[in-house]
Context: one part of a larger RNA
RNA sequence: CUGGGUGUAAAGGGAGCGUAGACGGAGAAGCAAGUCAGAUGUGAAAGGCCGGGGCUCAACCCCGGGAUUGCAUUUGAAACUGUCUCUCUUGAGUACCGGAAGGGCAGACGGAAUUCCUGGUGUAGCGGUGAAAUGCGUAGAGAUCAGGAGGAACACCGGUGGCGAAAGCGGUCUGCUGGGCGGUAACUGACGUUGAGGCUCGAAGGCGUGGGGAGCAAACAGGAUUAGAUACCCUGGUAGUCCACGCAGUAAACGAUGAAUACUAGGUGCUGGGUCCCACAGGGGUCCGGUGCCGCCGCCAACGCAUUAAGUAUUCCACCUGGGGAGUACGUUCGCAAGAAUGAAACUC
Numbered sequence: 001c002u003g004g005g006u007g008u009a010a011a012g013g014g015a016g017c018g019u020a021g022a023c024g025g026a027g028a029a030g031c032a033a034g035u036c037a038g039a040u041g042u043g044a045a046a047g048g049c050c051g052g053g054g055c056u057c058a059a060c061c062c063c064g065g066g067a068u069u070g071c072a073u074u075u076g077a078a079a080c081u082g083u084c085u086c087u088c089u090u091g092a093g094u095a096c097c098g099g100a101a102g103g104g105c106a107g108a109c110g111g112a113a114u115u116c117c118u119g120g121u122g123u124a125g126c127g128g129u130g131a132a133a134u135g136c137g138u139a140g141a142g143a144u145c146a147g148g149a150g151g152a153a154c155a156c157c158g159g160u161g162g163c164g165a166a167a168g169c170g171g172u173c174u175g176c177u178g179g180g181c182g183g184u185a186a187c188u189g190a191c192g193u194u195g196a197g198g199c200u201c202g203a204a205g206g207c208g209u210g211g212g213g214a215g216c217a218a219a220c221a222g223g224a225u226u227a228g229a230u231a232c233c234c235u236g237g238u239a240g241u242c243c244a245c246g247c248a249g250u251a252a253a254c255g256a257u258g259a260a261u262a263c264u265a266g267g268u269g270c271u272g273g274g275u276c277c278c279a280c281a282g283g284g285g286u287c288c289g290g291u292g293c294c295g296c297c298g299c300c301a302a303c304g305c306a307u308u309a310a311g312u313a314u315u316c317c318a319c320c321u322g323g324g325g326a327g328u329a330c331g332u333u334c335g336c337a338a339g340a341a342u343g344a345a346a347c348u349c
Base pairs, nucleotide, nucleotide: 004320005319006318007303008302012317014201015200016199017198021194022193023192025088026087027086028085030083031082033081034080035077036076037075038074039073040072041071042070049065050064051063052062053061054060091191092188093187094186095184096183097182098181103177104176105175106174107173108172109171110154115149116148117147118146119145120144121143125136126135162169163168206247207246208245209244210243211242215241216240220236221235222234223233258316259315260314261313262312263311266294267293268292269291270290271289272288273287274286275285276284277283278282298305299304322349323348324347331342332341333340334339
């Protein structure tokens, strides 16, 4: 290099946008770089191959042919690739109309509950467990009623329901704002797909500065358990969890399944729309989009997947190549740090 793979055996980048590059719809005309054909020159000789010949044979030697798959020049061809020109509308985008949604950001407001504070009633317990104890309580707890403070989260609705590229998103209202869908077919006319680098987003935990702190709770303390108990259980409790602005950039970031397009039996739910029929709390047919389950063909080592493919094909990117050593060392880049990214070898089985 060819070849084989990536749901679970090693292997899909966490996700998006997009540069170079790679690949790219339909019709017509030109050019002729790639491509194809002819001719000429060259491709030294020897060797090798094929056919003959000479040493008695062979090795060896001689003659002829062919090969030398290449390069250059030249004459042509024009289907395909390329290039250039004209055109098209199905791909893609725009416009208009309509409707769904926890999509994002900011602000305002609400009720339930926990905790704390104040006051009333009231008296000896409360709390907790397998059982206890630590703890709280006659300085009046727990219970109950009233008032107040403060923070965080939004019961029911709620749903293999919705939205978002992924991470993720759930009380109500308002403002700003993004995307997707359906319908019309007015406009542009291939403007497309993918995407090395690059840039942006990226749960939880962590870091910096300043706030906030109700509940929960690493660390920590005490009580239990136990042979011990640096745990599981209990009583407390600080970082943190919350907000603002920065940093960090990782996850079983999972559908363990990259993106795009086309094609390939069906059945049955849910969901967003269009349209037609019956003539209506509704039912039935059909078309487009999303999301589940079941199931042929086909695929698969099997499990299973199966129009949301792991099927049949094409394009592009990423990644894999025995286990351990090791996602380690060294170097480099990034970071305040923690660390992240890139990423071996010896040795060993």